Annotation
A computed fold for a 348-nucleotide part of an RNA from a metagenome, annotated as small-subunit ribosomal RNA, central domain. It matches the Rfam family "Bacterial small subunit ribosomal RNA". Gene Ontology terms of the family: structural constituent of ribosome and ribosome. The RNAcentral record of the full RNA draws on SILVA. The coordinates come from a structure-prediction model, not an experiment, and the mean pLDDT is 88.
[in-house]
Context: one part of a larger RNA
RNA sequence: UUGGGCGUAAAGGGCAUGUAGGCGGUUUUUUAAGUCUGAUGUGAAAUACUACAGCUUAACUGUGGGAACGCAUUGGAAACUGAGAGACUUGAAUCAGUAAGGGGUAACCGGAAUUCCUAGUGUAGGGGUGAAAUCUGUUGAUAUUAGGAAGAACACCGAUGGCGAAGGCAGGUUACUGGUACAUGAUUGACGCUGAGAUGCGAAAGCGUAGGGAGCGAACAGGAUUAGAUACCCUGGUAGUCUACGCUGUAAACGAUGUGCACUUGGUGUCGGGGUUUCUAAGCCUCGGUGCCGUAGCUAACGCGUUAAGUGCACCGCCUGGGGAGUAUGCCGGCAACGGUGAAACUC
Numbered sequence: 001u002u003g004g005g006c007g008u009a010a011a012g013g014g015c016a017u018g019u020a021g022g023c024g025g026u027u028u029u030u031u032a033a034g035u036c037u038g039a040u041g042u043g044a045a046a047u048a049c050u051a052c053a054g055c056u057u058a059a060c061u062g063u064g065g066g067a068a069c070g071c072a073u074u075g076g077a078a079a080c081u082g083a084g085a086g087a088c089u090u091g092a093a094u095c096a097g098u099a100a101g102g103g104g105u106a107a108c109c110g111g112a113a114u115u116c117c118u119a120g121u122g123u124a125g126g127g128g129u130g131a132a133a134u135c136u137g138u139u140g141a142u143a144u145u146a147g148g149a150a151g152a153a154c155a156c157c158g159a160u161g162g163c164g165a166a167g168g169c170a171g172g173u174u175a176c177u178g179g180u181a182c183a184u185g186a187u188u189g190a191c192g193c194u195g196a197g198a199u200g201c202g203a204a205a206g207c208g209u210a211g212g213g214a215g216c217g218a219a220c221a222g223g224a225u226u227a228g229a230u231a232c233c234c235u236g237g238u239a240g241u242c243u244a245c246g247c248u249g250u251a252a253a254c255g256a257u258g259u260g261c262a263c264u265u266g267g268u269g270u271c272g273g274g275g276u277u278u279c280u281a282a283g284c285c286u287c288g289g290u291g292c293c294g295u296a297g298c299u300a301a302c303g304c305g306u307u308a309a310g311u312g313c314a315c316c317g318c319c320u321g322g323g324g325a326g327u328a329u330g331c332c333g334g335c336a337a338c339g340g341u342g343a344a345a346c347u348c
Stems, first nucleotide, its partner, number of pairs: 003320004007302002012316001014201004021194003025088007033081002035077009049065006091191001092188005097182003103177007110154001114150008125136002162169002206247006215241002220236004258315006266293012297304002321348003330341004
């Protein structure tokens, strides 16, 4: 390579939009590029295949035969693919109706708690731990009452629940705004699926500039513990955590399960629609999500099981023994940190 694979053994890109490319619904007709078929020419000989023959046999050699296949020219076929023209509505989309939602952005507002400040009451402790100590307090703490300030996060509701492509999203109100589901009708008429490159989004930490800084808290300091204790525990505490703008582009970015479509027994919860019925505290049917249990089937097993890891198709990504190594090197990106791409020697 041909293959065989990718939930957990190596392997699904973090997620989307989308270029090229690949693939593509029903039907009529034309064409004949692919496809099928015939003819002619050619593809030297030797070799190979095959039948016979010659050396006693074999190896070896000789004579004859033959395709398969490639290319070119030419005659034909028209099912399938392609191409041209036309039609269709079931795929897709648009419009009208209804609905749910922590989807996004911005502004404003709220209460509880925490810390700090001021004042009152009040007196000897408080705090912390396994036990202590560092720490704090007669310059009046802790506790308690009143007032004020600040920043961050939003208890209950809350869920096996909802929304989002993923990351993620939760106090309330308003404005702007994206997506989705369902029912009925109308419209367009294949407008579709996937998607190398590319582009955008992308937790936390980190970086730059300007703010902010209550609590928490890497680093750091001290107290303990210990043989030691550069830790776990305690008292403090800087960056950070927060906001705006810009960068970074990575995560066990996980369902460790790519996207889309079709098909294949069921039961039982729950969320959002619709239809229907006196089983009405409810039932039945149906569409879309989200869970659990399980049939067939699959699987090395665990398990998966109409939300497939079952049965198929289309397209992309990725894997190919362990270590060396996600290292070295080069290139690209980044302010840097570092990221992307990514070996070999050697070794078992």